[in-house]
RNA sequence: AGCCUUUAUUCGCUUAAUCUAUUUGAGCGGGGGAACCAUAUUUGAUAGAUAUAAUCUAUCUGGGGUGAAUCUUACCUGAGUAAGAAGGGAUACUCUCCGUCCCUAAUCCGACAGCUAACCUCGUAGGCGUUGAAUAGUUUUCGA
Numbered sequence: 001a002g003c004c005u006u007u008a009u010u011c012g013c014u015u016a017a018u019c020u021a022u023u024u025g026a027g028c029g030g031g032g033g034a035a036c037c038a039u040a041u042u043u044g045a046u047a048g049a050u051a052u053a054a055u056c057u058a059u060c061u062g063g064g065g066u067g068a069a070u071c072u073u074a075c076c077u078g079a080g081u082a083a084g085a086a087g088g089g090a091u092a093c094u095c096u097c098c099g100u101c102c103c104u105a106a107u108c109c110g111a112c113a114g115c116u117a118a119c120c121u122c123g124u125a126g127g128c129g130u131u132g133a134a135u136a137g138u139u140u141u142c143g144a
Base pairs, nucleotide, nucleotide: 011129012128013127014126018026019025027124028123029122030121031120032119037114044060045059046058047057048056049055062112063109064108065107066106070085071084072083073082074081075080087103088102089101090100091099093137094136096134098132
């Protein structure tokens, strides 16, 4: 001097997921829910309980919700893998453009929900460590 790893603080990223108070908060997000408009398909299957029916519970499909996280093609016994398109994020004052680097999951409801004022209700977790250049704008410090 360089590289790698670990710890702490500051700072930063993803995200609705922050702030404040000491008590039924503020802010930021989600769901249900009229009229009008739009739509017009079967009131699913299995097991158990009660048991005439019907109802209740559990599991799973059809369908739906949160989310960027969907679709197509090929391979494959299957799980899965690869590529492409669409979608999303970062690149350290901010915006934009170019280039570069990444993600494309998971989960919930359980036959059931369009939009939707009033109204009702829920969340405010977790996980991580990026920095190339240019234009425009803004701000701070120092000197005169």
The prediction has a mean pLDDT of 75. Predicted 3D model of a 144-nucleotide RNA (c-di-AMP riboswitch aptamer (ydaO/yuaA leader)) from Oceanobacillus massiliensis str. N'diop. It was read from a public genome assembly, where an Rfam model found it. The model forms 92% of the base pairs in the Rfam consensus. Taxonomically the source falls in Oceanobacillus massiliensis (Bacteria, Bacillota, Bacilli, Oceanobacillus).